[in-house]
């Protein structure tokens, strides 16, 4: 640099419940575990959602791109 594998170990963590923040979508801490090979990061683009709507915001576990990481094999 390229290709590939994996839910066994380890890590992460949906729905749901409780507290807090927010008009809201939603976020956050704890519990929890549907899942997942980037479920790491990033709001650049598309898509969807919210509102104090011609603007502002949210979702990265919606899809794609960028950056970056572990294991195996080859050069």
């Nucleotide at each position: 640099c390229a290709a590939g594998a994996g839910a066994a170990a380890g890590c992460c963590a949906a729905a749901c419940c409780u507290g807090c923040c927010g008009u809201a979508a939603g976020g956050u801490a704890g519990g929890g575990a549907c899942g997942a090979g980037g479920a790491a990061u990033c709001a650049c683009a598309g898509a969807u959602u919210u509102c104090u709507u011609u603007g502002a915001a949210a979702u990265a576990g919606c899809c794609g791109a960028g950056u970056u990481g572990c294991c195996u094999u080859g050069a």
The RNA shown here (c-di-GMP-I-GGC riboswitch aptamer) has 75 nucleotides. The model forms 94% of the base pairs in the Rfam consensus. Model confidence (mean pLDDT): 78 of 100.